[in-house]
Molecule: Bacterial large signal recognition particle RNA
Organism: Actinomycetota bacterium
RNA sequence: CCGUGCUAGGCGGGGAAUUAGCGGUGCCCUGCACUCGCAAUCCGCUCUAGCGAGGCCGAAUUCCCGUUCGAGGGUCCGGCAUCUGGAGCCGGUUCGCCGAGGGCGGCGCUGACGGCCAGGUCCUGCGCAGUGGCGGCCUGUGAACCAGGUCAGGUCCGGAAGGAAGCAGCCUUAAGCGGUAGCCGCCAUGUGAUGCAGGCAAGCCUGGCUCGAGCCAACCGAGGAUGACCCGUCCAGGAGCUUCGUCUCGACGGCGGGUGCACGG
Numbered sequence: 001c002c003g004u005g006c007u008a009g010g011c012g013g014g015g016a017a018u019u020a021g022c023g024g025u026g027c028c029c030u031g032c033a034c035u036c037g038c039a040a041u042c043c044g045c046u047c048u049a050g051c052g053a054g055g056c057c058g059a060a061u062u063c064c065c066g067u068u069c070g071a072g073g074g075u076c077c078g079g080c081a082u083c084u085g086g087a088g089c090c091g092g093u094u095c096g097c098c099g100a101g102g103g104c105g106g107c108g109c110u111g112a113c114g115g116c117c118a119g120g121u122c123c124u125g126c127g128c129a130g131u132g133g134c135g136g137c138c139u140g141u142g143a144a145c146c147a148g149g150u151c152a153g154g155u156c157c158g159g160a161a162g163g164a165a166g167c168a169g170c171c172u173u174a175a176g177c178g179g180u181a182g183c184c185g186c187c188a189u190g191u192g193a194u195g196c197a198g199g200c201a202a203g204c205c206u207g208g209c210u211c212g213a214g215c216c217a218a219c220c221g222a223g224g225a226u227g228a229c230c231c232g233u234c235c236a237g238g239a240g241c242u243u244c245g246u247c248u249c250g251a252c253g254g255c256g257g258g259u260g261c262a263c264g265g
Base pairs, nucleotide, nucleotide: 001265002264003263004262005261006260009057010056011055012030013029014028015027020046021045022044023043024042034054035053036052037051038050063258064257065256066255067254068253072249073248074247076245078242079241080240082238083237084236085235086234087233090232091231092229093228094227097224098223102220103219105216106215107214114210115209116208117207118206119205120204121203122199123198124197125196126195128192129191130189131188132187133186134185135184136183137182138179139178140177141176147172148171149170150169155164156163157162
C1' cells in the first nucleotide's frame, strides 16, 4: 500500500411548545437518510437520558472534533392594526326637561294690561212647577131581609067611609167595586227655572264705569342641570403583523484535522 473479516459507531437533523430535565408521538423548517409495537386527558427514561424487538452499513464521500456559511425558528426594543372584560372622573354623542333677552307671528286708541261695580256659573234654605203616592169632587155599578121614597098584588083594622103595616117592581142612595180626562187637598223629593233670600269670594263668562299702551298661544332660541350610550379616555388582559436593530438556537453545505482490532499478500 492492497484484500478479507470484525468492533466502536452510524442508519437524518433542527426550532418552538410541553417537561424538574432528556427523548419520542404531534406542529413547524430543512431534507431524503431501515422495519415493527407504545405514546398528549401522553409514552418511556434519569445527567448527557426514549423503552422493547429485529435488519443493513461499517474505519471512512458515511464516524468524531474544530471552524466557516446561514435555510429557518424564537426573545426583546420600536411601530402598526385590533379583540375581550371593566370604570364612568374628563371630552364627545344623544333622548327628554328648563330656558332669560330676543326673533317670528297675532291682538290692540272700534281701547291692550289693569282697577272698581253688577249679574250669572257654585252652595244652602223657602216657595213654585213637575213627578210619585193617597184622598175628595165627577161618573158608572151597587142593598131579597136587618137604607130611603113610591109602593101593584096580597094581608090587617073598620058596619061603611077610610086608615095601617108592607113583599115584589121601579127610582134614589150607604158601604164596596170600577172609569175617563180634568179640578181641589195632603204627604214625599237624587226632577228643574223667568221666583225670593242668604252664603261663598279662588276661577270662568257677561255687562257697565274707569285708566291710557302695551299684551300674548305655538315655534325658534344663547345656554344649563340630569339621565342614557361607552365613541374618545383610563385600568387589566389576549392574540396578530412588521422596518432597522439586539439576543439566542440553528439544518444542509464548505474547509481543516483526528480516529481502532485481527488475518493474509